A computed fold for a 73-nucleotide RNA from an uncultured Eggerthellaceae bacterium, annotated as transfer RNA. Rfam family: tRNA. Its mean pLDDT, the model's own confidence on a scale to 100, is 82.
RNA sequence: GGGGAUGUAGCUCAGCUGGGAGAGCGCCACGUUCGCAACGUGGAAGUCGUGGGUUCAAGUCCCAUCAUCUCCA
Repeated sequence: GGGGAUGUAGCUCAGCUGGGAGAGCGCCACGUUCGCAACGUGGAAGUCGUGGGUUCAAGUCCCAUCAUCUCCA
């Protein structure tokens, strides 16, 4: 220098053929208990790596770019 993969909640990830942003764990509150754990109920937490484009509508399609991993040189 060139090719490929990945990037979504604090962590691990899902998200199909473009239309509701989600799960588990963790966190907070409450219930249960003498208390803790476990369990139950509720809640908070996201510019979907960044910028731009297409579209009525983009996590999803297109272009550029950044980071990490990997292959080639």